This is a predicted complex of two RNAs, RNase P RNA and transfer RNA, with 445 nucleotides together.
[in-house]
RNA sequence: CGAGGCGGACGGGUGGCCGCUCCGUCCCACGAGGGGACGGGGAGGAAAGUCCGGGCUCCGUAGAGCAGGGCGCUGGGUAACACCCAGUCGGGGCGACCCGAAGGAAAGUGCCACAGAAAUGACACCGCCGGCGUCUCGCCGGUAAGGGUGAAAUGGUGGGGUAAGAGCCCACCGGCGGCCGGGUGACCGGCCGGCCAGGCAAACCCCGCCCGGAGCAAGACCAAAUAGGAGGGCGUUCGCAGGUUGCUCGCCGAGCCCUCGGGUUCCGGUCGCUAGAGGCGCCGGGCAACCGGCGUCCCAGAGAGAUGGCCACCGCCUCCCGGGCCUCCCGGGAGGUACAGAACCCGGCUUACAGUCCGCUCUCGGCCC
RNA sequence: GCCCGCUUAGCUCAAAGGACAGAGCGCAUGGCUUCGGACCAUGAGGUUAGGGGUUCGAGUCCUCUAGCGGGCACCA
Numbered sequence: 001c002g003a004g005g006c007g008g009a010c011g012g013g014u015g016g017c018c019g020c021u022c023c024g025u026c027c028c029a030c031g032a033g034g035g036g037a038c039g040g041g042g043a044g045g046a047a048a049g050u051c052c053g054g055g056c057u058c059c060g061u062a063g064a065g066c067a068g069g070g071c072g073c074u075g076g077g078u079a080a081c082a083c084c085c086a087g088u089c090g091g092g093g094c095g096a097c098c099c100g101a102a103g104g105a106a107a108g109u110g111c112c113a114c115a116g117a118a119a120u121g122a123c124a125c126c127g128c129c130g131g132c133g134u135c136u137c138g139c140c141g142g143u144a145a146g147g148g149u150g151a152a153a154u155g156g157u158g159g160g161g162u163a164a165g166a167g168c169c170c171a172c173c174g175g176c177g178g179c180c181g182g183g184u185g186a187c188c189g190g191c192c193g194g195c196c197a198g199g200c201a202a203a204c205c206c207c208g209c210c211c212g213g214a215g216c217a218a219g220a221c222c223a224a225a226u227a228g229g230a231g232g233g234c235g236u237u238c239g240c241a242g243g244u245u246g247c248u249c250g251c252c253g254a255g256c257c258c259u260c261g262g263g264u265u266c267c268g269g270u271c272g273c274u275a276g277a278g279g280c281g282c283c284g285g286g287c288a289a290c291c292g293g294c295g296u297c298c299c300a301g302a303g304a305g306a307u308g309g310c311c312a313c314c315g316c317c318u319c320c321c322g323g324g325c326c327u328c329c330c331g332g333g334a335g336g337u338a339c340a341g342a343a344c345c346c347g348g349c350u351u352a353c354a355g356u357c358c359g360c361u362c363u364c365g366g367c368c369c
Numbered sequence: 370g371c372c373c374g375c376u377u378a379g380c381u382c383a384a385a386g387g388a389c390a391g392a393g394c395g396c397a398u399g400g401c402u403u404c405g406g407a408c409c410a411u412g413a414g415g416u417u418a419g420g421g422g423u424u425c426g427a428g429u430c431c432u433c434u435a436g437c438g439g440g441c442a443c444c445a
Stems, first nucleotide, its partner, number of pairs: 001365004005360006012314007020042009044339001048350002051348005056215004063249004068211005073087005088102001089100004103206002108204002110200003125147002127143007155173006174196001176193007219271004229260006242252002262444003278297008315337010370441007379394004387425001396412005418434005
């Protein structure tokens, strides 16, 4: 210098004019969905998708079993998780490093199209070898070393052996089982053994762990109004409806359901509602995620759903033109300045994003000293 | 705001993980007819909404994204 890797941060600024919303104080109006002045607060890294996990609230404390759903290497973190950290194993990359829904296929069932002789307690098409015969060929037997098919063919390579072959025997490698050693553990290393066991569980399933449901339109209170209605059905010791996915049992339970009709309202008001697993700084523990202590700060709460619009200047990026002391600087012009917007609140994941910046005693390659 | 469901040819729908995804209607061309319809024959038309993954193999299984549709106030 070039090409990368990892981690983190930002994602416009200033001024003018015109506006919006919430809170506090005051003034004017009070028959308003009021008006004004001053002061203060007013979107994000993803506020998004609603994919996970929690808090919170209610369902008559939500009991038992089955079904169902989710997760799945190990250890840790956490309120919890499918998240994060540290490791193990496997895969990719020359490397820094990255990726992995990564339990079990010797518990069982199922599937493995086409091709192929044969797709799993299977199998002899060609070939090879032996025997026999009616001897260019056919039959019987042996053989999975070779050919062919396939995504996949009954461990791989080499040697011995044999009629030809074969874990039939041997060495090494892979895999399986046992023992020993190390590690909290996943797992790793060594020795021994019998010679070998196809793949798929994001197929059913088995094993282990977890799960009651619904969601702020949850839910609580207040106000207003009526034909507080009519018809039908079910039920009250033999228990309806309902008790927020299904079935059975248990428990509670005296009313419930459907149709027609009616009413309230700006789809009424107030609360829930925003101070929280909260932000920032320092110290301590820990490899880290994270935890603990101290100090400090208060930072949106709408429902007509606010946080904006226009103009000017500046910043940043790209392109073009001209000039200079030419990896850069100066002047001029044009274009661009994203993705997107809280709605009960948090922790994550995922997805979208113009343009930038910082750190690395990270890597590879080239050149120079 | 919250909770559900769907997406296959122009339309309506099929397809147990297996070859080149099919059917009806519609469309095109030819035949029949004086002409048109009906009928007969032939044919075109598909990124299975899009991306990634599992698998030998995906319309189908898993996941992300996009689009579309539905439901949810209170009183008696």
It holds a member of the Rfam family "Bacterial RNase P class A". Rfam links the family to the GO terms tRNA processing, ribonuclease P activity and dimeric ribonuclease P complex.